[in-house]
């Protein structure tokens, strides 16, 4: 400026967090292809695969105004010998033939081409051009043929031969020549060069053809000549259009293609082309091309434009347009203005098709249209030349599958409709539902309206403003012919439109989704099946994710899915990224090409800038106005086409060209420092050998041993000589070099850097693809050497094995000295070079100052080297002037894990391998770096009966009890390491009870609610059958509340009964759907929040440090302040006192009373009972310690430092336990998984475990005698004295609803007896006799008396409890309870000990810190071999196919040359000759398909060995490298930290 309006993310890696990275998602578009659906209408658009084969029909003709013939049906007239003949009309018509233009256009494809083929500027002074248009000059006079035609021959055909005759605008020959052209003179113009315009002379070459319309005078052989119009024709100029040719500059991947080229490069001369040109031949020369990628493979027509995108960019070349190539495959040329020809012609191949077998025809990648292929174009073998071209013609025409149209496909864009208003009892039915009711939904029905679109009737413009016929007029003309224009009337339509009537909501709605990305949710069914899925992922019984319903969401004649592109993705980064640890610096330097370069001053103007002209095709895109009713389409005009070439101008920069400078760089001169590097020489310690001496039994070695050496004399010791290696202190993160690496000492060679001086050259400089050189250890050759050491190998051990670790032997190697080899954690995991940006403190190497000198000290200052840290940067660690920091300049590399640094090719190498480098296929994820946590056979600090020290126990025995296993008809069911096992069960003969068997019951053993019945109803009693429960049957008869009323009576309700119906019931199932409630870590001391304050950020700090504590208890410090759950404390029992109460308790003191007793009065003083205060706080006092917190000692005190003991259990772990204590969703059962009843079962027994009990005896056993308790219980009870009975127990029943009665402990002590034994120990087991309890003691109960008298004589590896009123050791009492398997489980008091040095071990725990590859958190992750199975790859004897050259044979059309009998000429299906398609043979080269076998890799819930690796991963770990092993891996040799943990050092900070 109208024309520049434009930029989004999300998911997925983890316990979480940032970053890196990759997959995946929302958008656009498509010549689309599939699925479900499917009303009209426009405008488009349709074999993207197989350049596959093709029947059928049409797609290129025309012209009688060039020419030579010239039918014939029908009609019809005349004549007939009726057989038919002549003529006219058809008709100069069709019609073949000769001649002419045209078939090079239009249409169709995209094989093939990586090339001046396409595109864009330019260039032919090196070029052609029919038809057109223009301008000049002509058309003069002759000639011989030959198709058709006529005979006639050959042949199945398609075709041909011969003879005779015939025209032309066909074809020849001759005149004429202004231009043209050629030659040669001379004069001139332009140009970058070969060159070239123009004029002029001289000579020489080359034409023609007629057709036709009309005609007044003239003249004729009467055709006609002339005149005039148009068509045609010859020679020239010029135009226009079309074509040719020749450059600059764009135009894909590949190097696992690095050299390639002989007509090749270039010259002379010839030939050939319109036309330059090695184009194409002879000779000469030996050049052309390539890392700015030549040659080779691969793959593709190329642009305008299309799609996408903010743009740069990226993908595409369909439809329309422009070039370009091609026409069955290969070759060739003719004709012609144009062709090496789609619908022409010759050969040669395939292939089809016709034949009489002799020999022919063909070429849909033109429109339709077939046939296989394919996912896929499944469309008409359509109509017409009406328009708009085009080819013939003067012309009417004729022809035209171009082109306008029609049919068919939602394939695409675009627009219409499928009604609209109103309507609530929010209607039925659906679906959900907390059962209220929501929703579906104003939707429906129901009222009133409209009539698009498709239907039915009727009528009617426009696409022709044109053509051509007639009239009429105007120009040409002698002219009223003709011919050109204008007007007006006729005629030409294939297909397509508009109006308007009629009719009735009638004929028109799907399709995908609904866990998150992404808008939209709830029921059923299913049960890791069935099945979804783009990416995370859902599905294993309450699936919003899978099927269906029911509603939602979108979008709508469409909607989904698949496929491609673009986008997002800054994920190849020009716009716009990286490289210490995430993928990513070459192992070092030297250097070549090439990049890219200090300061001043002139040119110059190549990059740059600016303006200017050209061109940049229409169509597209983009603004505007405009035409279809609208849009989509489609027209006018405009921007715009970012681009190329010229032209002018500017001159900061960068280049070029010249001159000067010195600071960059080198150079001298002079100094010092160094494991710098190569060679010779040499020194000592020290290991081992040899020989001698002294000397005796071990030595050596390890965690413990053993092999080994030694009595033939080791080891140790001492003397003396040998040999190889490697250099102790000195020494140091010191010091040299590029880097790998460098160390005793001396000597000669030799490189490099560093200061100082500022004298010398002047930009000489920096990097740096290729290249070159150096390059640990290991290995390799060869020849030497061998003391130590030590891959391999051997022997011993360890182990479950041990091809390891350890240990004794050992070889190669480790050394020299030549040549290899070229990797390493070759690391600072950080290329090289310059500049520039705040410090602080060290170490080295030099130089100047300053303190008068000196030892020495400060200061500046260059050089090299370390720490710490500002700003900056980083994903965080971190770097941080020696940058990971600001910036420039060069070089390498990198783009998801893994396959794999490997296949395969090259190339290096003796080999071992090295460099260079992939694909298939898989997977979502691999990865940094830091964070909370667990964990570590890591560290540090604390703690517990946690271990010690000590006491008593299990593990042995018999028994009891529990549980596993077994066993049964059942042996009901839960509980499973600590934390199940004398647990649920504080009671299993029946019941309980939940199992078996066997008999019943069916609104039910138990509840609500409804309906009917309402009397022979219920409550009760009784008979029969049964084991019983039921069954059947009998008697029997109860009578309540309101109302109204005559009271006895009606009505109603209700209890209870029967029937029905809803439900009832279930110890069925899921504790992994749940509530409660309960175990555990653990009564361990920790979890944890407001605020702020640090990190991007998960997170941290506060909770850490230094003390103290039972304690996150308390103090101090201190980006931390405070705060809550907890830890203490409040509660209750104990333990001391007051102090109140005195009965059932108590009894000192009074009385009284007894054989005796608080037995009685009194009395509350004491003990005690219940209540109510008190007391203990480190409160004092010393010490210690930080002037604290606190500990220690001591007073006092009944108690002393939490006085003992209970009760309380943080935040949470462990899907712990319970669905059988209870309640509870969900699911199953319903004549049965539910109820009842009767017998059995839970109690079984080979075997094992757990937990006890009683012993194994003298600290005991038995006998006699005697003393002292607390804490509960009691009425279907506890029961006394009594009396029987050996005794269990009876008989009886005083007292007691309880400080009143029931009531007595036992070890304890005295006294006796037993004397170490299977016992005067133990007490199973058994037979007998009895007793209690109960409807019932057999399965199955407890006690009791006589007999009976097992196995045990102190208990293996292991293991338990327990620190004081504990432990051990005695009795006692309760709960369940008719009884009882109770030894148990909860309480009660009596006696009533030891022992703790201590925290190194074991177990468990807390914290701080560290490492981690674990987060389901070490009961973690994890490698490899082997064994299935399944997938793509690689090798591979070989087979078998393509491709493109190369060499030789052969040799078709064909152009071309050159030949043809003595001379001249001519001719042929004549001959030869070069080239020459296809084809044959050979040697190789590329590249597919198969392949017996081989060989490594991925993947695959539950295979086998075995534990490499992460924690110090149990032998640090990895890298190279050689060697060995079932395998992961193991030793060696050098090397790195990306190693933990100790201790030293050294260096930083602060004091």
């Nucleotide at each position: 400026u109208a024309a520049u309006u434009g930029a989004a993310g999300g998911g997925u890696u983890u316990g979480a967090u940032c970053c890196u990275g990759g997959c995946u998602c929302a958008g656009a578009a498509c010549g689309a292809a599939c699925g479900c659906u499917g009303g009209c209408g426009g405008c488009g658009u349709g074999g993207u695969u197989g350049a596959u084969a093709c029947a059928u029909g049409c797609a290129a003709g025309u012209c009688g105004a060039a020419c030579g013939g010239g039918a014939a049906a029908a009609u019809u007239u005349u004549c007939u010998u009726c057989g038919g003949a002549a003529g006219a009309u058809g008709a100069g018509u069709a019609c073949a033939g000769u001649g002419g233009c045209g078939g090079a256009c239009g249409g169709g494809u995209g094989a093939g081409u990586a090339a001046c083929g396409c595109g864009u500027a330019a260039u032919c002074a090196a070029u052609c051009u029919g038809c057109c248009c223009u301008c000049g000059a002509g058309a003069c006079a002759g000639g011989g043929a030959u198709a058709g035609c006529c005979a006639u021959c050959c042949g199945a055909a398609a075709g041909g031969g011969u003879g005779g005759g015939u025209a032309a605008u066909a074809c020849c020959a001759g005149a004429u020549a202004a231009g043209a052209c050629c030659a040669c003179a001379u004069c001139u113009u332009c140009g970058c060069a070969u060159g070239u315009u123009g004029a002029u002379g001289u000579g020489g070459u080359a034409a023609a053809a007629g057709g036709u319309g009309g005609g007044g005078a003239u003249c004729u052989u009467c055709g006609g000549a002339c005149c005039u119009g148009c068509c045609a024709c010859u020679c020239g100029g010029g135009g226009a259009u079309g074509a040719g040719a020749u450059u600059g500059c764009g135009u894909c991947c590949u190097a696992u293609u690095a050299g390639c080229u002989u007509g090749u490069u270039g010259g002379u001369g010839a030939g050939g082309u319109a036309a330059c040109g090695g184009c194409u031949c002879a000779c000469c020369a030996a050049g052309g091309c390539g890392a700015u990628g030549a040659u080779g493979g691969g793959u593709a027509g190329c642009c305008g434009g299309c799609c996408u995108g903010a743009g740069a960019g990226g993908g595409u070349g369909a439809a329309c347009g422009g070039c370009c190539a091609c026409a069955c495959u290969g070759g060739a040329a003719c004709u012609g203005a144009g062709a090496c020809a789609c619908g022409g012609u010759c050969c040669a191949g395939a292939c089809u098709c016709c034949u009489a077998c002799g020999g022919g025809a063909g070429g849909c990648a033109g429109c339709a249209g077939u046939g296989c292929u394919g996912a896929a174009u499944c469309a008409u073998u359509c109509g017409c030349c009406a328009a708009u071209g085009c080819g013939g013609g003067a012309a009417a025409c004729c022809g035209u599958g171009a082109c306008g149209g029609u049919g068919c496909g939602a394939c695409g864009c675009c627009g219409c409709g499928u009604g609209a208003a109103g309507g609530a009892u929010g209607a039925a039915g659906g679906c959900c539902u907390u059962c209220g009711g929501g929703u579906u939904g104003u939707a429906a029905a129901c009222u009133u309206c409209u009539g698009u679109c498709a239907g039915u009737u009727a009528c009617u413009a426009g696409a022709a403003a044109a053509c051509u016929a007639u009239a009429u007029u105007g120009g040409u003309u002698a002219a009223u012919a003709c011919c050109c224009g204008a007007u007006a009337u006729a005629c030409u339509g294939a297909u397509c439109g508009g109006u308007a009537u009629c009719a009735g909501a009638g004929g028109a709605a799907g399709c995908a989704c609904a866990g998150g990305c992404u808008a939209a949710u709830u029921u059923c069914g299913u049960g890791c099946c069935a099945g979804c899925a783009g990416c995370c992922g859902c599905g294993g019984u309450a699936a919003u994710a899978c099927g269906a319903a029911a509603u939602g969401u979108g979008c709508g004649a469409g909607c989904g899915u698949u496929g491609u592109u673009c986008g997002g993705a800054a994920u190849c980064a020009c716009u716009g990224g990286g490289c210490a640890u995430a993928a990513a610096g070459g192992g070092u330097c030297u250097g070549u090409a090439g990049g890219c370069g200090g300061u001043c001053c002139u040119g110059u103007a190549a990059g740059u800038u600016a303006c200017u002209g050209g061109u940049g095709a229409a169509a597209u895109c983009c603004c505007a106005c405009g035409g279809c009713u609208c849009a989509a389409c489609c027209g006018u005009g405009g921007a715009a086409c970012u681009g190329c070439c010229a032209g002018u101008a500017a001159u900061a920069c960068u280049g070029c060209a010249g001159g000067a400078c010195u600071u960059g760089a080198g150079u001298a001169u002079g100094a010092a420092a160094g494991g710098g590097g190569c060679a010779a020489g040499u020194g000592g310690a020290a290991u081992u050998c040899c020989a001698g001496g002294u000397g005796u039994a071990g030595c050596g070695g390890u965690g413990g041993a053993a092999u080994g050496c030694g009595u033939a004399g080791a080891u140790a010791u001492c003397u003396g000589g040998g040999a190889g290696a490697a250099c102790g202190c000195c020494a140091a993160a010191g010091g040299c070099g590029a880097a790998g690496g460098c160390a005793g000492c001396u000597u000669g060679c030799u490189g490099g850097g560093u200061c100082a001086u500022a004298a010398c050259u002047g930009a000489c400089g920096c990097u740096g693809a290729g290249a070159g050189a150096c390059g640990a250890a290991a290995g390799c050759u060869a020849g030497g050497g061998g003391a130590g050491c030590a891959a391999a190998c051997a022997g011993g051990a360890u182990u479950a094995g041990a091809u390891a670790c350890c240990c004794u032997g050992g070889u190669a190697g480790u050394c020299c000295u030549a040549g290899c080899c070229g990797u390493a954690a070759a690391c600072g995991a950080u290329g090289g070079g310059u500049a520039c940006u705040g410090c602080a403190c060290g170490a080295u190497g030099g130089g100047a100052g300053a303190g008068c000198u000196g030892a020495u000290u400060c200061u500046c200052u260059c050089g090299u080297u370390g720490u710490g840290g500002a700003a900056g940067c980083u994903a965080a660690c971190g770097c941080g002037u020696u940058a990971a920091g600001u910036a420039c300049c060069c070089c390498g590399c990198c783009u998801g894990g893994g396959g794999a640094g490997u296949a395969u090719g090259g190339u290096c190498g003796c080999a071992a391998g090295g460099c260079u480098a992939a694909a298939a296929c898989u997977c979502a994820a691999a990865g940094g770096a830091a964070u909370u946590g667990a964990c570590g056979g890591g560290g540090g600090c604390u703690c517990a009966c946690a271990c010690a020290a000590g006491c008593g126990g299990u593990g042995g025995a018999g028994c009891a009890u529990g549980u596993u296993g077994u066993u049964u008809a059942a042996u009901u069911c839960g509980a499973a390491g600590c934390a199940a096992c004398g647990c649920g069960a504080a009671g299993a003969a029946c019941c309980u009870u939940a199992c078996c068997u066997g008999g019943a019951c069916u609104u039910g053993a138990c509840a609500u609610g409804u309906u009917a019945g309402g009397a022979u109803u219920a409550a009760u009693u009784c008979u029969a059958u049964g084991a019983a429960a039921g069954u059947a049957g009998a008697a029997g008869g109860a009578u309540u509340g309101c109302u109204g009323u005559u009271u006895a009576c009606a009505g109603u309700g209700u209890a209870a009964c029967u029937a029905a119906c809803a439900c009832a019931g279930g110890u069925g199932c899921u504790g992994c759907a749940u509530g409660g409630c309960u175990g555990u870590c653990g009564u361990c001391a920790g979890c944890u929040c407001g605020u702020g304050c640090c990190g991007u950020g998960a997170g941290g700090c506060g909770u850490c440090g230094g003390g103290u504590u039972a304690a996150g208890u308390c103090c101090c410090u201190u980006a931390a302040c405070g705060a809550g759950c907890g830890a203490a404390a409040c509660c209750c029992c104990u333990g001391u006192c007051g102090u109140a109460u005195g009965u059932u308790g108590c009894u000192a003191c009074c009385a009284g009373g007894u054989u005796a007793u608080g037995c009685u009065g009194g009395g509350c003083a004491c003990u005690c009972u219940u209540g109510c205060g008190a007391u203990a706080c480190u409160g004092c006092c010393g010490g210690u310690g930080u002037u604290a917190a606190a500990c220690c000692g001591g007073a006092g005190g009944a108690a002393g430092g939490c006085g003992g003991g209970g009760a309380c259990g943080a935040c949470g772990u462990c899907a712990a336990g319970u669905c059988a204590u209870c309640a509870u969703g969900g699911u199953c059962c319903u004549u049965a998984c539910g109820u009842c009843c009767a017998g059995g079962g839970c109690u079984a027994c080979a075997a094992a475990c757990g937990u006890g009990c009683u012993a194994c005896a003298a600290u005991g056993g038995c006998c006699a005698g005697u003393a002292c308790a607390g804490a509960g219980a009691g009425a279907c009870g506890c029961g006394a004295u009594a009396c029987c009975g050996c005794g269990a127990g009876g008989u009886g029943g005083a007292g007691c609803a309880a400080a009143u009665c029931u009531u007595c402990a036992a070890a304890g002590c005295u006294g006796g007896c037993c004397c170490c034994a299977g016992u005067u120990c133990a007490g199973a087991u058994u037979g007998c006799a009895g007793g209690c309890u109960g409807c019932a003691a057999u399965u199955c109960g407890c006690c009791u008396g006589c007999a009976u008298g097992a196995a045990g004589u102190u208990g293996g590896a292991a293991u338990c409890g327990c620190u004081a009123g504990u432990a051990a050791u005695c009795g006692c009492g309760g709960a369940u309870c008719a009884g009882c398997c109770a030894c148990g489980c909860c309480g009660c008091g009596g006696u009533g000990a030891a022992u703790a040095c201590g925290u190194u071990c074991c177990u468990g725990a807390g914290c701080c810190u560290u490492g981690u590859a674990c987060a389901c958190a070490c009961c973690g992750c994890c490698c490899g071999u082997c064994a299935a199975g399944c997938c793509a790859c690689c090798c591979a004897a070989g087979u078998u196919g393509g491709a493109a050259g190369c060499g030789c044979c052969c040799g078709a059309a064909g152009c071309c040359c050159g030949g043809c009998a003595c001379c001249a000429a001519u001719u042929g299906u004549c001959c030869g000759g070069u080239c020459g398609a296809a084809g044959g043979c050979g040697a190789g080269u590329c590249u597919g398909g198969u392949g017996a076998g081989g060989g490594g890799g991925a993947c695959u819930a539950a295979g086998u060995c075995g534990u490499a690796a992460c924690a110090a991963g149990g032998u640090a770990g990895c890298c190279g490298u050689a060697g060995g092993g079932g395998a992961a891996c193991c030793u060696g040799c050098g090397g790195c930290u990306g190693g933990a943990u100790c201790a030293c050092c050294u260096c930083c900070u602060u004091u």